Predicted 3D model of RNase P RNA and transfer RNA as a complex of 443 nucleotides. It holds a member of the Rfam family "Bacterial RNase P class A".

[in-house]
RNA sequence: GCGGAAGGGCGGAUGGCCGCGGGCCUGUCACAAGGCACGAGGAAAGUCCGGACUCCACAAAGCAACGGUGCCGGGUAACGCCCGGGCGGGGCAACCCGACGGAAAGCGCCACAGAGAAUAGACCGCCGUUCUUUGGGACGGUCAGGCUGAAACGGUGGGGUAAGAGCCCACCGCCGGGCUGGUAACAGACCGGGCAUGGCAAGCCCCACCGGGAGCAAUGCCAAAUAGGGACCGCGUGUCGCAAGACGGGGCUGCUUUGGCCCUAGCAGGUCCGGGUUGGCAGCUAGAGAUGUUGUGGCAACACAGCAUCAAGAGGAAUGGUCAUCACCCCGCAAGGGGAUACAGAAUCCGGCUUAUAGCCCUUCCGCGCUU
RNA sequence: UGCCGGGUCAUCUAAUGGUAGGAUAGUGGACUCUGAAUCCACUCAUCUUGGUUCGAAUCCAAGCCCGGCAG
Repeated sequence: GCGGAAGGGCGGAUGGCCGCGGGCCUGUCACAAGGCACGAGGAAAGUCCGGACUCCACAAAGCAACGGUGCCGGGUAACGCCCGGGCGGGGCAACCCGACGGAAAGCGCCACAGAGAAUAGACCGCCGUUCUUUGGGACGGUCAGGCUGAAACGGUGGGGUAAGAGCCCACCGCCGGGCUGGUAACAGACCGGGCAUGGCAAGCCCCACCGGGAGCAAUGCCAAAUAGGGACCGCGUGUCGCAAGACGGGGCUGCUUUGGCCCUAGCAGGUCCGGGUUGGCAGCUAGAGAUGUUGUGGCAACACAGCAUCAAGAGGAAUGGUCAUCACCCCGCAAGGGGAUACAGAAUCCGGCUUAUAGCCCUUCCGCGCUU
Repeated sequence: UGCCGGGUCAUCUAAUGGUAGGAUAGUGGACUCUGAAUCCACUCAUCUUGGUUCGAAUCCAAGCCCGGCAG
């Protein structure tokens, strides 16, 4: 210098003027008016995961069904997220990618082509016997070679044989066993076995672990409104007692057990639909808070402790405009002139993932070439 | 704001993971004096991008679009 890999950051700044939103203060009978400090993001997005919170009258344990996750260890409130490691694949390398449990528990599928597709299989070829009109035919052996296919029932070399074949041997692979190292996934060497076990589980399934459902339009309160409309369900008419209550009976999650709650002649019972109302308050934003920094522990994710700073909470609607200076890019020797500013935009809150993003900046590393 | 469902020719629809088929419409031809009907032939599609698989409309993931429900 060229080409590449990984990680992080910004995504306009300051000031003046005008305006918008809710909050607080002054002020007013109430408005008005004035003042003060605040007011979008790295993704606020998609709603794909995980929680907090609230309700479903509830809770615990077990079972079943359904759904999800899936190498190992750690982190976390939790996760399908993150970190570290293992194994496999790609790259010369830095580094990157992986839905990565089980196919000797069982079932299922493997189109077309091909002789043969999972209980392997003789079309060509090779070899033997036999017949022959000498072209070849019949019967048998053979999976080493050809052919088909995504895939052909271990691979290479040698021995062996009529030709062949794990038929035998060596090495590699595979399977089994204990040993050593490692928390583990796994790795290593050793011994044994001629090989049995094709692929697909983002097909059913098996194994391990996790999960009740709904969602702030959840939910609670106040006010307003009217026809107390329609449908369905629930119990069953108990005994004792003056009564309170007790006993018994019945009901409440898919099932069972335990507790709990409700009903027991009329009950202001329950559920759903319809009609009416379309106002207000709470939930609501200070929380597993965020950011910066220092220290300690840890390879790291992260945890703990200290200090500092920050804080929208609406109604569905606000969060902007303009001027100047600076910063960025282009033209120009200069004076100066021109241009661009992406994706997008809170609505119960938080932790992730994914997707969108003009233009830049910083750090570390790898390969090649040149020069010293 | 939240929660569900669905995308196949121009339209309506089929298709166990194995050649994307049918009807209507369109175009051309045949038949007819002409038109319709009828017959024959042709054209046209799996929302997009990745992944699993030998092979994807179908299975999985992300995105895009459409529809519905809840005060």